Transfer RNA from Candidatus Ghiorseimicrobium undicola, 74 nucleotides, folded computationally.
RNA sequence: GGGCGCAUAGCUCAGUCGGUUAGAGCAUUUGCAUCACACGCAAAGGGUCGAGGGUUCGAGUCCUUCUGCGCCCA
Numbered sequence: 001g002g003g004c005g006c007a008u009a010g011c012u013c014a015g016u017c018g019g020u021u022a023g024a025g026c027a028u029u030u031g032c033a034u035c036a037c038a039c040g041c042a043a044a045g046g047g048u049c050g051a052g053g054g055u056u057c058g059a060g061u062c063c064u065u066c067u068g069c070g071c072c073c074a
Base pairs, nucleotide, nucleotide: 001073002072003071004070005069006068007067010026011025012024013023019057028044029043030042031041032040050066051065052064053063054062
C1' cells in the first nucleotide's frame, strides 16, 4: 500500500426482508426474606446503536467518508 471482518447498556452479546417500544444474561441500586451474610424472589436505573454525511415516509439494519481494533496479502 491492497483486501476482509468487527464497533449496540459498566461487561459479554442478540437484534429476522428497513416498519415505530432498542433487548437478554451478568453487574449496580432498592425492597422482600434471614439474627446477619450468601443463595433465592420482585422491582428500578443505566443506550444519542464508534463519529460525520447520504438514501428513504421511516435506518441499529442500506450507501459513503473517517476513527479504533483484529485477520490476510504484498
The organism belongs to Candidatus Ghiorseimicrobium, within Bacteria. It was read from a public genome assembly. Its Rfam family is "tRNA". Rfam links the family to the GO term triplet codon-amino acid adaptor activity. By type it is a transfer RNA. Its mean pLDDT, the model's own confidence on a scale to 100, is 81.